[in-house]
């Protein structure tokens, strides 16, 4: 520090997700040790049991038990019993202090609760320190104890006795307090301080000690500590909470408090609030913790400070302090005891239990240390605390060995079978001993205090007390723990997650959209690095992963640090209060600001430098920090404030100008419609075409006249005006604003603007008018599968006017207003100045508008560009992924329609912007093609052949399926082929290699069987090396294993080959340039071509694959050559037959020729085109071969090759028979025809290219014929297949199912072959079907072509209507490119990219999910009114009662109980608000591989779309 994910690719916007840190965690798997730390986040739920607050006898009375002593009685004694005295103290009691601390929890509380800084002239403070003054004299009770009563208990009650540091009174009163004076000083308003006078009031306690004296007590001052109160600032949600408040705000006076409307009476009517009151929801606050570069964000466990609470609610008492966790009273809920009468209790103390929960420990030890309470002290108490226990909860540390060790062992896994890897890893050898085990030693934490001695200070003092030192002596829970030593021995110790990308790490097997994975993208449908397992690897490590929540990344709320033309986002427009901001000069001030100083900002934490545990974590000393607040001093630039000025901003007056600016009134002509009259006759209107409609009752058309409403042609213009909406005939009246020039005046009066106010198209609403045209709704006619639409004929609201509402638009420049600055060019509107002119035009310049182009700059790009989207400033509004949704609920507005404000649940990983390349368009332009058109001939109808589908079958083997499958693979299915079926057989196999054994190979004959096969049998011994023995090669047989074999599957795992677009003119690259980039340029443009062919131009310049050419063939000529070819001349023959010749033809080799080369025209002086000449041939001469980059997961695993899978006595191999040849039917491709341009018969002419020894086969003979016999020639320019046919000449047939047509069938044959039954071809005789030119539709062809005629080859024993070739005869037509199809180039639109066979919308049906409404129902909370009124406090007081004081007494003062009044908790009644849950039914929404109906949008989306 970034990464993944929207796209075919790109840039941007934008969300989602990941990598990091951290946790009081939990869960899964695993686990050796130690140190340090933390451990109910949930039910402030309920609690059994034990403990957590006591102490003081130096305050007091008193004493059980015990010990000592003594006496009596009994007893011989021991001893028992009854007493006295002394010591000693448990338990209980009176009294003092503590119990308000310590410990727990976070319910409540949005508050002066907390933090921070101040203030108290408005306050209190036990114990402690210090200072001052005192501590005199009396008295009355009471508990305990004793004797009784009641009660189950808790407890309670009567009588009698007694003490105090308990209680009461008197005296004294410096001081304190109150009142009244005097003086002085000070300040901040009431006042405060000091001094002083008078007067009134108020105190006290003893105890220990021989004593000194100590500890106490009373009054007062000061301090310290702790607390209380007030204030500024800081501190969190919602405006779908906007008004709240009556003790409320203030005053005066009572009461009360430490103090204050704290409370009461009266008076006033205030006080708080948009700088967010009130209400609602949430929450303990802070130091800090986590994260972050920081600013921030989240959190507030542990530790520390503060607050609040103690079963729930209320209340006071005591006290210095409480409205009190382990106190009291009352009410309530719950639990427990009970003798049913009544009582008891409060773990949010430490342990522990139930419950809740994903989840959190022992009913441990000790007061040894630290601290607290009491005490003179010893000491006692202390679940505070210190320790131990439990759990890997976290952080830190250590270990599980170290070194050597290759035949790289075995095993595992993979494999190309060679090997690789696990892996120096192990084994093995040597070494070490941390940890653990055993044994032994053994701490620090402990020193005070106490006693004693020495010395010193103080003192009269060798007392006491304080300081320093020595000695004595006591104390350890942890714990026999840390630590140290010794011994043996590698011994006691490794897992978890991951391995497609992000993200480090790959293979095999299994599975087969299943099982499963997944943080995001996404994997899995038979070769999964993504699932599961294994091997291997990577990462971390006593842990590792997952989940949850948090910060970061996220500049994704943007203060630092974002945006708003099109991505989300400028309010429809203006005016304008508050608010924010504000020209220029001077002076003053010092609020802001800046600088210095002071105080504070607790400690801990973080950071820096040190120290201590072996290190670290951890602990600890010092420093820095705590960015803050307050006080104070200074400065005077800037902001503010005040004062006085200025004129550049703003405004006013005077003078001009333009204008559809607004409101009202009047007037005008053209047109539509209607009405009247006339002329006139059959149609008019309307459409793609029609029909509805109007018209013989006279329309349309036309002439004249009239009525009425609405709108204003031409001018008219990216012209004008207005804030926007908007504004258009002419004239008049009223009226707003703008612009220009100069002068004068005011003197910052300005800009923006939340709330507010006003205006605001169209449609719509209300009332009343008006209504010509147009026209929602509606009706009819068409169109259509339908047509609730588009089209047509009608037509009502409405459109118009007046008044009143509505308040929204794609209200758009999708661009808020104002101000300043920053190149130009060119139009246009209004005004001014100068020049020019008779006047103009025109030129220069200036200002205010309004357009276009464009520099810098900006922008994701498109684009903007002085009228900014540039550079800046001021203010306002708005945005934060898509959908849900501008919706629900609530509120406000509205007559309604509806508007404004405005969520959530849930769901997706995208949605989106701009631009790019393609593809597509019922977009455009240009061009081509037998594409159409113009022609010729066909197919589709018939019969047959053949292939396919379908059906059938034991099998009808398999493949090919739009063009681009279907006379295709198959250039030949009777057996074979053959892959299929049935039956019978074989199992190392029909075939290959290796090992062993035997044998030459081979061959004759017979038997069984359908055959394969099985059995028997005859002959036979070779070749090479070697002297021989023997060995080798080759072949055969047998045996066992490795293996063979498969036309079995996958063409969607593949190679190779092929088809197709398409012989279409395209497809690319290098360098350069442009662009952020995908990409573009080149390759586009102007011409031209069959062509990206060529030329010109051009930020391109070149190049490659294609095109063309080179190749073959054909057309002309030449040269060479001349047999088997040819024959002009010379001989010769039946015959180029033979001599001869090579001129010609021909053959086959080499050349020539054609290049727009020449001429004319057009063109741009080009390329090229048109015409012409010459020429055998003319513009690629004709034909062929040749097929760019790619597309179709096109075809083929059955040509071949091949990965993987599958079969292995069978899916392999052999044999026989059958099948591929079936047949209701459908389709494709062909053959033959339907006839006279013909059929039949007779005669007759002319090819080319091929084949041939397992062959072609002549002559001749036989047969009607297929064919048979025969055997010459030929390995072929020699022989042969081999007669070409159409044609031509003649004859006949005469339009008919025929002398057309030949299917079918019967009979007889021929040939091939082992064999023609299933199932061959051909011949002869006989038979003589359909068919009379073919519906919709559709195919081929542009010249030696179509059409027509025959010939040959391959395959092949035989079988050709197929196919591949060959020649003969030989046409018609093309105006042209509008249309159909296909293709190319450019351009345009796009929501498509699997690319239009695309994408995609809505209803309905089904399933699930969340949510709104809903008669209601239930709960929480809050408010108002009323009833009620426990305990308690305060006030009152008839009744009852009463030790101290007064009084001789009666009695009094004072107190208590009771009663009563006020306040008030619980509770009750009634009515509101708010919120949560639930609810028959219901509304829309979302999601869901293959449902229904249509086709709304994206292309001109087929009616442009949208608001």
């Nucleotide at each position: 520090a970034g990464a993944g994910u929207u796209u075919g690719a790109u840039c941007c916007u934008g969300g989602c997700u990941c990598a990091g840190g951290a946790u009081g965690a939990a869960c899964g798997c695993u686990a050796g040790c130690g140190g340090c730390a933390g451990g109910c986040u949930u039910a402030a739920u309920a609690c059994a049991u034990g403990c957590a607050a006591g102490u003081c006898g130096u305050g007091g009375g008193g004493c059980a038990a015990g010990c000592g002593u003594u006496g009596g009685u009994a007893g011989c004694a021991a001893u028992a019993u009854c007493g006295g005295c002394g010591c000693c103290u448990a338990g209980a009691c009176c009294g003092g202090c503590a119990a308000a601390c310590g410990g727990g929890u976070g319910c409540g509380g949005a508050a002066c609760a907390c933090g921070u800084a101040c203030a108290c002239a408005a306050c209190c403070u036990u114990c402690c320190u210090u200072u001052u003054a005192g501590u005199g004299g009396a008295g009355a009770a009471u508990a305990a104890c004793c004797c009784g009563g009641g009660g189950a208990a808790a407890c309670u009650u009567g009588g009698a006795c007694u003490a105090a540091u308990a209680c009461u009174c008197c005296g004294u009163a410096a001081c304190a307090u109150g009142u009244u004076g005097a003086a002085a000083a000070g300040g901040c308003a009431u006042c405060u301080u000091u001094u002083u006078a008078a007067u009134a009031u108020u105190a006290u306690a003893g105890u220990a000690g021989c004593a000194a004296u100590g500890c106490g007590c009373u009054a007062a001052g000061a301090g310290a500590c702790g607390g209380g109160u007030g204030u500024g600032c800081g501190c969190a949600u919602g405006a779908u909470u906007a008004g709240g408040u009556a003790g409320u705000u203030g005053g005066u006076g009572g009461g009360g408090u430490a103090a204050a409307g704290c409370u009461c009476a009266c008076c006033a009517a205030g006080c708080c609030g948009a700088c967010g009151a009130u209400c609602u929801g949430u929450a303990g606050c802070u130091g800090g913790u986590c994260u972050g570069a920081g600013a921030g964000g989240a959190c507030g466990a542990c530790c520390a400070g503060c607050c609040a609470c103690a079963c729930u609610g209320g209340g006071a008492c005591u006290g210095a302090g409480a409205c009190a966790c382990g106190g009291c009273c009352c009410a309530g809920a719950c639990u427990c005891c009970u003798a049913c009468g009544g009582g008891a209790g409060g773990c949010a103390g430490c342990a522990g239990u139930g419950g809740g929960g994903a989840a959190u420990u022992u009913u441990g030890g000790a007061c040894a240390a630290u601290g607290g309470g009491c005490g003179c002290a010893a000491g006692c108490c202390u679940g505070a605390u210190c320790c131990a226990g439990c759990a890997a909860u976290g952080c830190c540390g250590c270990g599980u060995g170290c070194a050597g060790g290759a035949u790289g062992a075995a095993g595992g896994c993979c494999u190309u079978c060679g090997g690789g890897u696990u892996g120096u890893a192990a084994a093995c050898u040597g070494c070490u001993u941390u940890u653990g085990u055993a044994c032994g030693g053994a701490a620090c934490g402990a020193a005070a205090a106490a006693g004693u001695c020495u010395u010193u200070u103080u003192u009269a003092a060798u007392a006491c007390a304080g300081g320093a030192g020595g000695c004595u002596g006591a104390u350890g829970a942890c714990g026999g723990u840390a630590c140290c030593g010794u011994a043996a021995g590698a011994a006691u110790a490794a897992g978890c997650a991951c391995c497609g990308g992000c993200u480090a790490a790959c293979u095999a097997c299994g599975u087969g959209c299943c099982a499963g994975c997944a943080g995001c993208c996404g994997c899995g449908g038979u070769a999964a690095u993504a699932c599961g397992u294994a091997g291997g690897g990577u990462g971390c490590a006593a842990g590792c992963g997952u989940u949850a929540a948090u910060c970061g990344g996220a500049a994704u709320u943007a203060c630092u640090g974002g945006g708003c033309g099109u991505a989300a986002a400028g309010c429809g427009u203006g005016c304008g209060c508050a608010g924010g901001c504000g020209g220029u000069u001077a002076u003053a001030u010092a609020a802001g600001a800046c600088a210095g100083a002071u105080g504070u900002g607790a400690a801990a934490u973080c950071c820096c430098c040190g120290g201590g545990c072996u290190c670290a974590a951890c602990c600890u000393g010092g420093g820095a920090c705590c960015u803050g607040c307050a006080u104070u001093u200074g400065u005077g630039a800037c902001u503010g404030u005040a004062u006085a000025g200025c004129u550049a901003g703003a405004g006013u007056a005077c003078g001009g100008u333009a204008g559809a600016g607004g409101g009202g009134g009047a007037u005008g002509g053209a047109a539509u419609u209607c009405c009247g009259c006339g002329u006139g006759u059959a149609g008019c209107a309307g459409u793609g075409a029609a029909a509805u409609g109007c018209g013989u009752a006279g329309a349309u058309a036309u002439g004249c006249g009239g009525a009425g409403g609405a709108a204003c042609a031409c001018c008219g213009a990216u012209g004008g005006c207005g804030a926007a909406g908007g504004c258009a005939a002419u004239c008049c009246c009223c009226u707003g604003g703008a612009c220009c020039u100069g002068u004068a005046c005011u003197g910052a009066c300005g800009c923006u603007c939340a709330u507010g106010c006003a205006c605001g198209a169209a449609a719509g609403c209300g009332u009343g008018g008006g209504g010509a045209g147009c026209a929602a709704a509606c009706a009819g006619g068409a169109u259509u599968a339908g047509a609730u639409a588009c089209c047509c004929u009608g037509g009502u609201a409405g459109u118009c006017c007046a008044c009143g509402c509505c308040c929204u638009a794609a209200a758009c420049g999708a661009u808020g207003u104002c101000a300043a600055c920053u190149a130009g060019g060119u139009g246009u509107u209004g005004g001014g100045a100068g020049g020019g002119u008779u006047a103009a035009a025109c030129c220069u310049u200036u200002u205010a508008g309004u357009g276009c182009c464009g520099u810098a700059g900006c922008u994701a790009a498109c684009g903007c560009g002085u009228g900014a989207a540039g550079u800046u400033g001021a203010c306002c509004g708005c945005c934060u992924g898509g959908g849900g949704a501008g919706u629900a609920c609530g509120g406000c507005c509205g007559c309604a329609a509806g508007g404004c404000u405005a969520a959530a649940a849930c769901u997706c990983a995208a949605a989106g912007g701009a631009a790019u390349u393609g593809a597509c368009g019922g977009g455009g332009a240009c061009c081509c093609g037998c594409a159409c058109a113009a022609g010729c001939g066909g197919u589709g109808g018939a019969u047959g052949a053949u292939g396919u589908g379908g059906a059938u079958u034991a099998a009808u083997u398999c493949g090919a399926u739009g063009c681009a499958a279907c006379g295709c693979g198959a250039a030949a299915a009777a057996c074979c082929u053959u892959a299929c079926c049935u039956a019978c057989c074989c199992u190392u196999g029909a075939c290959a290699u290796g090992u062993c054994a035997g044998g030459a190979a081979c061959u004759u004959u017979c038997c069984a069987g359908a055959g394969a096969u099985g059995g028997a049998u005859u002959g036979g011994u070779g070749c090479c090396c070697g002297a021989a023995a023997g060995g080798g090669a080759g072949c055969c047989u047998g045996a066992a294993c490795a293996c063979a074999g498969g036309u079995g599957c996958u063409g969607c795992a593949u190679g190779g080959c092929u088809g197709u677009c398409g012989u279409c003119a395209g497809c690319u690259c290098g360098u350069g340039u442009c662009g952020u980039g995908a990409g573009a340029u080149g390759u586009u443009g102007g011409g031209u071509u069959a062509a990206g062919u060529c030329c010109c131009g051009c930020a391109a310049c070149g190049a490659g694959c294609g095109c063309a050419a080179c190749c073959c063939u054909u057309g002309u000529c030449a040269u060479u050559a001349a047999u088997u070819g040819c024959c002009a001349u010379c001989a010769u023959u039946u015959a180029g037959u033979u001599g001869g010749g090579c001129a010609c033809u021909u053959u086959a080799a080499u050349g020539a020729g054609a290049c727009u080369g020449c001429c004319g025209g057009u063109g741009a002086c080009a390329a090229a085109c048109c015409g012409g000449a010459g020429g055998a041939a003319g513009g690629u001469g004709g034909g062929g071969a040749u097929g760019g980059c790619g597309u179709c997961a096109a075809g083929u695993c059955c040509u071949c090759a091949u990965g993987g899978c599958c079969c292995u006595u069978a899916u392999g191999g052999g044999u026989a028979g059958g099948g591929c040849u079936u047949c209701a039917c459908a389709c494709g491709u062909c053959a033959u025809a339907c006839a006279a341009u013909g059929g039949u018969c007779g005669g007759u002419u002319c090819a080319g290219a091929g084949g041939g020894u397992u062959g072609c086969c002549a002559a001749c003979c036989c047969g009607c014929g297929a064919g048979g016999g025969g055997g010459a020639g030929c390995c072929a320019a020699u022989c042969u297949c081999a007669g070409a046919a159409a044609g031509c000449c003649g004859a006949u047939c005469g339009u008919a199912g025929u002398c057309c047509g030949g299917a079918u069938u019967g009979g007889a044959g021929u040939c091939u072959g082992c064999a023609a039954c299933u199932c061959g071809a051909c011949u002869c005789c006989a038979u003589g079907a359909a068919g009379u030119c073919g519906g919709a539709a559709u195919c081929g062809c542009u010249a030696g072509u179509a059409a027509u005629c025959g010939c040959g080859g391959a395959u092949c024993a035989g079988c050709a209507u197929g196919u591949c070739g060959c020649g003969g005869u030989g046409a018609a037509u093309a105006c042209g490119u509008u249309c159909c199809c296909g293709g190319g180039u450019c351009u345009u639109g796009u929501a498509c990219a699997c690319a239009c066979c695309g994408c995609c919308c809505g209803u309905c049906a089904c399933a699930c999910c969340a949510u709104g409404g809903g008669a209601g129902c239930g709960g929480g909370u809050u408010c108002u009114g009323c009833c009620a009124g426990a305990a308690g406090u305060a006030g009152g007081u008839a009744g009852c009662u009463u030790a101290a004081c007064c009084g001789u007494a009666a009695g009094g003062a004072g107190g208590g109980c009771g009663c009563u009044u006020a306040c008030c908790a619980c509770g009750g009644c009634a009515g509101g608000g708010u919120u949560c849950g639930u609810g028959a039914c219901u509304g829309g929404g979302g999601u869901g591989a293959a449902g229904u109906c249509g086709u709304a949008a994206c292309a001109a989306g087929g009616u442009a779309a949208c608001c």
The RNA shown here (small-subunit ribosomal RNA) has 1507 nucleotides and comes from an uncultured bacterium. Its mean pLDDT, the model's own confidence on a scale to 100, is 83. The RNAcentral record of the sequence draws on ENA.